[in-house]
RNA sequence: UGGUUAUAAAGAAGGGCGAAGAGAGCGGGCUCGAUGAAACCCUGGCAACCAACUGUUAUACAACGGAAAAGGUGCCAAUACCCGGCCGGAAACGGAAUUAUAAUUU
Numbered sequence: 001u002g003g004u005u006a007u008a009a010a011g012a013a014g015g016g017c018g019a020a021g022a023g024a025g026c027g028g029g030c031u032c033g034a035u036g037a038a039a040c041c042c043u044g045g046c047a048a049c050c051a052a053c054u055g056u057u058a059u060a061c062a063a064c065g066g067a068a069a070a071g072g073u074g075c076c077a078a079u080a081c082c083c084g085g086c087c088g089g090a091a092a093c094g095g096a097a098u099u100a101u102a103a104u105u106u
Base pairs, nucleotide, nucleotide: 002105003104004103005102006101007100008099013043014042015041016040021032022031023030026084027083028082029081044076045075046074049072050071053066054065055064056063057062080098086095087094088093
């Protein structure tokens, strides 16, 4: 860097530093921001993908669960902020793509 699988309507903020933008990208909205955004750092927290623990099961180095939160990640305004870009549908809505994260693989 690419592939595969899973998840994305729940949940969780304070400080330092910084200085004008931010909410992935394009169009349109809307929202957040000098009562100080983003990025970065510290602390705290949320969640439970992986690891570790554990139950059941006649393909057991597996499948499906459970509990826990000391380890590896992730996350902590608004549904992935909303609508559109591609497909179906009168619409509501559904699906795909994209993006993000995890695990695995290259």
Predicted 3D model of a 106-nucleotide RNA (SAM riboswitch aptamer (S box leader)) from Draconibacterium orientale. Rfam family: SAM riboswitch aptamer (S box leader). Rfam links the family to the GO term regulation of gene expression. The prediction has a mean pLDDT of 83. NCBI's taxonomy places the organism under Bacteria, Pseudomonadati, Bacteroidota, Prolixibacteraceae, Draconibacterium.